[in-house]
Predicted 3D model of a 350-nucleotide part of an RNA (small-subunit ribosomal RNA, central domain) from an uncultured bacterium. It was read from a public genome assembly. The coordinates come from a structure-prediction model, not an experiment, and the mean pLDDT is 90.
Context: one part of a larger RNA
RNA sequence: CUGGGCGUAAAGCGUGCGCAGGCGGUUAUGUAAGACAGAGGUGAAAUCCCCGGGCUCAACCUGGGAACUGCCUUUGUGACUGCAACGCUGGAGUGCGGCAGAGGGGGAUGGAAUUCCGCGUGUAGCAGUGAAAUGCGUAGAUAUGCGGAGGAACACCGAUGGCGAAGGCAAUCCCCUGGGCCUGCACUGACGCUCAUGCACGAAAGCGUGGGGAGCAAACAGGAUUAGAUACCCUGGUAGUCCACGCCCUAAACGAUGUCAACUAGGUGUUGGGUGGGUAAAACCAUUUAGUACCGGAGCUAACGCGUGAAGUUGACCGCCUGGGGAGUACGGCCGCAAGGUUAAAACUC
Numbered sequence: 001c002u003g004g005g006c007g008u009a010a011a012g013c014g015u016g017c018g019c020a021g022g023c024g025g026u027u028a029u030g031u032a033a034g035a036c037a038g039a040g041g042u043g044a045a046a047u048c049c050c051c052g053g054g055c056u057c058a059a060c061c062u063g064g065g066a067a068c069u070g071c072c073u074u075u076g077u078g079a080c081u082g083c084a085a086c087g088c089u090g091g092a093g094u095g096c097g098g099c100a101g102a103g104g105g106g107g108a109u110g111g112a113a114u115u116c117c118g119c120g121u122g123u124a125g126c127a128g129u130g131a132a133a134u135g136c137g138u139a140g141a142u143a144u145g146c147g148g149a150g151g152a153a154c155a156c157c158g159a160u161g162g163c164g165a166a167g168g169c170a171a172u173c174c175c176c177u178g179g180g181c182c183u184g185c186a187c188u189g190a191c192g193c194u195c196a197u198g199c200a201c202g203a204a205a206g207c208g209u210g211g212g213g214a215g216c217a218a219a220c221a222g223g224a225u226u227a228g229a230u231a232c233c234c235u236g237g238u239a240g241u242c243c244a245c246g247c248c249c250u251a252a253a254c255g256a257u258g259u260c261a262a263c264u265a266g267g268u269g270u271u272g273g274g275u276g277g278g279u280a281a282a283a284c285c286a287u288u289u290a291g292u293a294c295c296g297g298a299g300c301u302a303a304c305g306c307g308u309g310a311a312g313u314u315g316a317c318c319g320c321c322u323g324g325g326g327a328g329u330a331c332g333g334c335c336g337c338a339a340g341g342u343u344a345a346a347a348c349u350c
Stems, first nucleotide, its partner, number of pairs: 004321003007304002012318001014201004021194003025088002029084003033081002035077008049065006091191001092188005097182003103177007110154001115149007125136002162169002206247006215241002220236004258317006266295012299306002323350003332343004
């Protein structure tokens, strides 16, 4: 390489958008580039293969044949692919009508709680632990009442729930804004799928500048524990956690399962919508559709398990794997303020 694979054995890019490329619904027509068939030319000789011959055999030499799987020309075919032009509506999309939602951005407001400050009441403890101690407190703490300041997070509802491409998203109200689902009708008429390079988004931690700082808390200090204790426990506590703007670009970024489409038993729950029945209105029942969970048949799987939301049966396109260690490292390139990221070996060794 051919091949075989990628939930857990090595292997799905963190996620999307998307140029090139690859692939592409359906009726009829034309064309003949691909394709198929016939004919002709060429495909030197040698080599390889087959049947013979010659050196005593063989290697070797040699006659004939086949082959040279290719290229060119020409004739034909018109199923399939391509191309051209005409249509179609089932794929895709648009409009009209509804619906649900912590989807995103900005602004305003609210209550509970912690901490701190002021004043009052009040007196010897409080806090903490396995037990203690460090710590706080007669300069009046803890407790309790009233008032004030400030920051962060939003109990209950809350779900096995919802939304989002993923990361992720939760007090309430207002403004701006994206997507989805359902139903019938109308419209466009293949406008589609995937996507190397590229572009955008991307938890936490971290970085830059300027704010902010209640609680928590790396580092750090002290007290314990211990043989030691650079820890686990306790008392403190700075970055940080929060905001604005700009970077970083990683993760067990997980469903460890790429995206799209088609097909293939059921059962139970739940969320959004439709239709029919039912009701005074509900509840409820049946059915359908889009999600989200559990159980399970065939089938698949090394097993575990998956099982119409597939890991079943197929197709299109992309990514990735090829024994362990060395190593996701070195070197070089690119990116970054840095931290580092990304791309990515070899010697050697088992």